Notes: A computed fold for a 79-nucleotide RNA from a Gammaproteobacteria bacterium, annotated as c-di-GMP-I riboswitch aptamer. It was read from a public genome assembly, where an Rfam model found it. The model forms 95% of the base pairs in the Rfam consensus. Taxonomically the source falls in Gammaproteobacteria (Bacteria, Pseudomonadati, Pseudomonadota). Rfam family: c-di-GMP-I riboswitch aptamer. From the family's description: GEMM was predicted in a large-scale screen for bacterial structured RNA regulatory elements. Genes associated with GEMM are involved in a diverse array of functions, including chemotaxis regulation, signal transduction, secretion and chitin. Its family is annotated with cyclic-di-GMP binding in the Gene Ontology.

[in-house]
RNA sequence: CUCGUUCAAGGGCAUACCCGGCGCAAGCCGGUGACGCAAAGCUUCCGGUCUGUGAGGAGCAGAUAGCGGGGUUUCCGAG
Numbered sequence: 001c002u003c004g005u006u007c008a009a010g011g012g013c014a015u016a017c018c019c020g021g022c023g024c025a026a027g028c029c030g031g032u033g034a035c036g037c038a039a040a041g042c043u044u045c046c047g048g049u050c051u052g053u054g055a056g057g058a059g060c061a062g063a064u065a066g067c068g069g070g071g072u073u074u075c076c077g078a079g
Base pairs, nucleotide, nucleotide: 001079002078003077004076012037013036018031019030020029021028022027035066041072042071043070045069046068047067048064049063050062051061052060053059
């Protein structure tokens, strides 16, 4: 640097539902929980989707990193 998840080893993250709070909303934060995840670590640069406004448009503002791509950091093993 590349590849991979191995009956691997040490581990990590935390879906949905529910509870409390924030938000017009999508959704977010904390708790519980664990569907799953080799980056389900970080980052809205590109596309998609979702919300608000608008006229069912454009535009604007926001959300989704666990929708995909890109950038970046990284355990273990093999080459």